[in-house]
Predicted 3D model of a 367-nucleotide RNA (Bacterial RNase P class A) from a Burkholderiales bacterium.
Lineage of the source: Bacteria > Pseudomonadati > Pseudomonadota > Betaproteobacteria > Burkholderiales.
The model forms 94% of the base pairs in the Rfam consensus.
The coordinates come from a structure-prediction model, not an experiment, and the mean pLDDT is 79.
Its Rfam family is "Bacterial RNase P class A". It is annotated as a ribozyme.

């Protein structure tokens, strides 16, 4: 130079006005100023784990889950180093055979050919089950076709029936006692309590109903009682403030627990980022020294402009092997990829306009 791959890292930039959430100063206040204010996936909630409660989680049963060797980790179904398999992998390039063409070249076949991907990759001599179609027969076997051995019947013999028994050829099929399948049950070895911030703690109204306590508290029917009606009445209430005077009126105060509404904490300083140093193939781990980085709660992190940046259409100039294509230059369009934290971590998978950077392998060509 040409191919094929793998990893990382961003996720428009300023500025301008208007708002929002936390917060720090000023200020009686009202409000002003300053500061911070989603992501690589914040998502799917699939793994795994910290922290709360329930419980004491020993040990058996039963149920899940992982599963090729070693390492890593707080732990994993994650990650890393090695095997093995898919596998006869493929890309460019190159062997050979051939086709077109004046050639330069271009096809088409069959081959050679890395790095990289993908793998539920423990036992099939515990034991059960299953192996489509075809085949006589598919898993403690079985005899269609031959063939070979033994009995025995017919024949004079060649040869042939039956019946027992073998098999190394054929013939079906992916596999024919050679075996496969555990992503069928099953055994082995590991590990695994259960709910889960709507966990959980903490403060607490109104109403009802619980406990206790103080006042209050008649008559008269019906009933066995509980109770119910009827009048009348003390505190009390109603007729707008007083009086008077009418009306309603058996309960009326007060403490106390529980819960519920709503309020606080949990709630972000952490397996936490940066830079350095050391071990280690690496994933990862120690040490040093700096940094503080959203915490709403029906749920803030925004909307509008404006100039730069990208993206996409179409002309225009070039260039062409006429397919079609690099750099510009003009115009139009689009706010511009997925997507938005909810108790906080490691991880998987999924989504994503694009833009940069690193590595790996294989080939040519020059030196």
């Nucleotide at each position: 130079g040409g191919a094929g791959c793998c990893g990382g890292c961003u996720a428009g930039a300023c500025a301008g006005u208007c708002g929002c959430u936390g917060u720090g100063c000023u200020g009686c206040a009202a409000a002003g100023c300053g500061c911070a204010g989603a992501g690589g996936a914040a998502a799917g909630u699939c793994c795994g784990g910290g922290c709360u409660c329930c419980g004491c989680a020993g040990a058996g049963c039963g149920g899940g889950a992982u599963g090729c060797g070693g390492g890593g980790u707080a732990a994993c179904a994650c990650c890393c180093c090695g095997g093995c398999g898919c596998g006869u992998a493929u890309a460019a390039a190159u062997g050979c055979a051939u086709g077109c063409g004046c050639a330069a070249g271009c096809g088409u076949g069959c081959g050679u050919g890395a790095a990289g991907g993908c793998g539920a990759c423990g036992a099939a001599c515990a034991g059960g089950g299953c192996c489509a179609c075809a085949g006589a027969g598919a898993c403690g076997a079985g005899u269609c076709c031959g063939c070979c051995g033994g009995a025995u019947g017919c024949g004079c013999a060649a040869g042939u029936g039956u019946c027992c028994g073998g098999c190394g050829g054929g013939g079906u099929g992916a596999a024919a006692c050679g075996g496969g399948c555990a992503a069928c049950c099953u055994c082995c070895a590991u590990c695994c309590g259960g709910a889960g911030c709507a966990a959980c703690a903490c403060c607490a109204a109104a109403u009802a109903g619980g406990c206790a306590a103080g006042c209050g508290c008649g008559u008269g029917c019906g009933g066995c009682a509980a109770c119910g009606c009827a009048c009348a009445u003390a505190g009390g209430g109603c007729c707008g403030g007083c009086u008077c005077g009418g009306c309603c009126g058996a309960g009326c105060u007060u403490g106390c627990g529980g819960g519920u509404a709503g309020g606080u904490g949990g709630c972000u300083a952490g397996a936490a980022c940066c830079c350095u140093c050391a071990g280690g193939c690496a994933a990862c781990u120690g040490g040093g020294g700096g940094u503080c980085c959203a915490g709403a709660g029906g749920a803030a992190u925004g909307g509008c402009u404006g100039u730069c940046g990208g993206g996409g259409g179409g002309c225009c100039c070039c260039c062409u092997u006429c397919g079609g294509g690099a750099c510009g230059g003009c115009u139009u369009c689009c706010g511009c990829a997925c997507a938005g934290a909810a108790c906080c971590c490691g991880g998987c998978u999924u989504a994503u306009c694009g833009g940069c950077c690193g590595g790996c392998u294989c080939c040519c060509g020059c030196u």

Description: It is recorded under the gene name rnpB.